Annotation:
This is a predicted structure of a 72-nucleotide RNA (transfer RNA) from uncultured Paraprevotella sp. Rfam family: tRNA. Gene Ontology term of the family: triplet codon-amino acid adaptor activity. The prediction has a mean pLDDT of 81. The source organism's lineage runs through Bacteria, Pseudomonadati, Bacteroidota, Bacteroidia and Paraprevotella.

RNA sequence: GGCGUCUUCGUCUAGCGGCUAGGACACAUGCCUCUCACGCAUGUAACACGGGUUCGAUUCCCGUAGACGCUA
Numbered sequence: 001g002g003c004g005u006c007u008u009c010g011u012c013u014a015g016c017g018g019c020u021a022g023g024a025c026a027c028a029u030g031c032c033u034c035u036c037a038c039g040c041a042u043g044u045a046a047c048a049c050g051g052g053u054u055c056g057a058u059u060c061c062c063g064u065a066g067a068c069g070c071u072a
Stems, first nucleotide, its partner, number of pairs: 001071007010025004018055001027043005048064005
């Protein structure tokens, strides 16, 4: 250089064009406890960036950036 795959809360991850974008861990608050831990409840928090298609895009298409793999 060429080809391919991937990019979603702090981390890991699910997501069939119409979702309040779900779960686990973490974090915060409350309950429990003499206190902590455990346990329970509630909550905060995410679609890499720019275009396009579409009534409607995290999802499809193109480009850019980054990561990884294969190949020369």